RNAcentral holds the sequence, with entries from MGnify. Predicted 3D model of a 102-nucleotide RNA (Glycine riboswitch aptamer) from a soil metagenome. The coordinates come from a structure-prediction model, not an experiment, and the mean pLDDT is 81.
């Protein structure tokens, strides 16, 4: 890095309408959550270019610096809300302890 185990683990409607093999499922309608997954971008850093600054120099069209633009870079708990999710279970980022493999 991964995956097993077992503790903690949060946010939203037990909305309403219709169907089923019915307390559970399915679809469709408005409201909404953010921690499963998944979308997006930031500094630095690097390449390229560009003149009218700057520097050192054998005063140069060559070299270095800063400027500017373009390209790569590119994260999350930040953002979208596709997907998921809004009694309970179940799932759950993410921590703790404990094993296994790479």
């Nucleotide at each position: 890095c991964a995956g097993c185990g077992c503790g903690a683990g949060a946010g939203a409607g037990a909305a309403u309408c219709c169907c089923c093999u019915g307390c559970g499922g399915g679809g469709a309608u408005c409201g909404c959550c953010g921690a499963a997954g998944g979308u997006g971008c930031a500094a630095a850093a690097a390449g390229c270019g560009g003149g009218a600054c700057c520097g050192a120099c054998a005063c140069a069209c060559g070299c270095g610096g800063a400027c500017c633009g373009c390209u790569u870079g590119a994260a999350a708990a930040c953002u979208c809300u596709c997907a998921g999710g809004c009694a309970g279970a179940a799932g759950g980022a993410u921590c703790g302890c404990g094993c296994u493999g790479g």